[in-house]
Molecule: Bacterial RNase P class A
Organism: Acidobacteriota bacterium
RNA sequence: CAGCUGGACCGGACGGUCGCUCUCGGCGCUUCGGCGGCGAGGGAGGAAAGUCCGAACUCCGCAGAGCAGUGUGCCGGAUAACGUCCGGGAAGCCGGGUUCAAGCCCGGUUGACGGCUAGUGCCACAGAGAACAUACCGCCUGGUGCAUCUUCGGAUGCUCGGGGUAAGGGUGAAAAGGUGCGGUAAGAGCGCACCGCCGCGGCAGUAAUGCAGCGGGCAGGGCAAACCCCACACGGAGCAAGACCAAAUAGGGAGGGAUUCCGAGUUCGCUCGGAUCGUGCCGGCUCGGCGCGUCACAACCUCCGGGUAGGUCGCUUGAGCCCCGCAGUAAUGCGUGGCCCAGAGGAAUGACCGUCCUGCAGGAGCAAUCCCGCAGACAGAAUUCGGCUUACAGGUCCGGCUGCCAC
Repeated sequence: CAGCUGGACCGGACGGUCGCUCUCGGCGCUUCGGCGGCGAGGGAGGAAAGUCCGAACUCCGCAGAGCAGUGUGCCGGAUAACGUCCGGGAAGCCGGGUUCAAGCCCGGUUGACGGCUAGUGCCACAGAGAACAUACCGCCUGGUGCAUCUUCGGAUGCUCGGGGUAAGGGUGAAAAGGUGCGGUAAGAGCGCACCGCCGCGGCAGUAAUGCAGCGGGCAGGGCAAACCCCACACGGAGCAAGACCAAAUAGGGAGGGAUUCCGAGUUCGCUCGGAUCGUGCCGGCUCGGCGCGUCACAACCUCCGGGUAGGUCGCUUGAGCCCCGCAGUAAUGCGUGGCCCAGAGGAAUGACCGUCCUGCAGGAGCAAUCCCGCAGACAGAAUUCGGCUUACAGGUCCGGCUGCCAC
C1' cells in the first nucleotide's frame, strides 16, 4: 500500500425572523369551564422500526397438585430476567505451514452444539446395492464349443458358463474407516506403520474437554428445524392494563333453569347453621379450593332491545445517564461525585433566510487556495426498560489475518 474481516462513534453546526408545545415563577380577565400576556428553562432515535424474546407495573385472585401443552438444550460465569451477553471447549468451512500421503499445527469465521445401543420412521431419482444393505463394468483362475497358427509343449481370438474378489471404475448428497508399504492367482486389516475407533487407568483443568501411555484388527451411514426419550423452566390478559368523578337510560322484554331434608332460636311473620343438589371462577382437562343459590322475588345460562363512550389520573425520577476509582481476561459489579435530559392527546417537537461543514464532478492556480454546479442516508416518541433482527448516503477512530514493497 492492497484485499478480507471484528468493534466503537458521528450522521449535520451556528445565527436571525416567525410559529407550536410542556414545566416553573408571576400578572391581568373570567359566565369559574377557562382565556390572554411577561420572564426563565426543556422538546424524537441508533434504530423511535419489526412485535421476535424477557421483565417492571396493573387487574383476575386467597390460591395448590397432576396430566396434556409450550419453550430452552456443550461447560463455566454475568443479569431483574431472557431464546440475550462474556469467557472457554468440540465440530464444520476458508487461508497458510508441515507430511510420500492420510493426518497434524496456526490464524480467521460460523455456531439450531443433550440422546440414533429405549423404540418407531424416512433417505425421491439414479444405481448391482441405501443398513439384518451389494456385484453393473472390471481383475484373477479353471472349464465347454468354434476358428487360426504350431517347433505338437501349446499360443491367440470369439462365445457360453463355474469359482474367487470388493483394491480400480461407474451411480448417487451419502456405498462395509482412511493413507502408505508389504503380501496375494487377483484382492481384502490379510499383515505392518501412522491417523481414526473401542476399552483401561494416569496427568492437567471448577467443568466441557485435552494430552500422553497400554491393550485390541476393530465399527456397518445420515436425518431428532423426523415422531420420540432425557434434563430444566413456565398462571392468564395486557396502558385500548387499570383507578376515580360526572351524566344518561329501560333495576327493559323473552326463554331455559336444582332433589329435598336435619338441628337451634322464635315476637310463630321468620332468622341462623349444616347436609344434599344446582351453578360461577381458577390458560385446556382432572382432582381440589373459594363464592353464590337451594321451594323460589332463585344463583346461573341464552337471545332481543336501550343508555353512555364526557372529564381527571395512569404519564415520565428510571433495574436512569455521565466522569473518575477499585475488582474481574471479559460480560459486569461496587463506591465517591455530578446531572434531570419530550410527555403530546387525532396527536406538539416546525417553516423560511444566511453563513459554515461533508462528499462528488468541472474550471483557475507552482502550491496554499478560490470559483461554480449537484447531493447530504435509514427514518419519527405514545406506559417504561434490557436484548435480538432488519434499514442506513457519507465520514472518523481502534484492532486482527494474508499478500507486496522498503528498512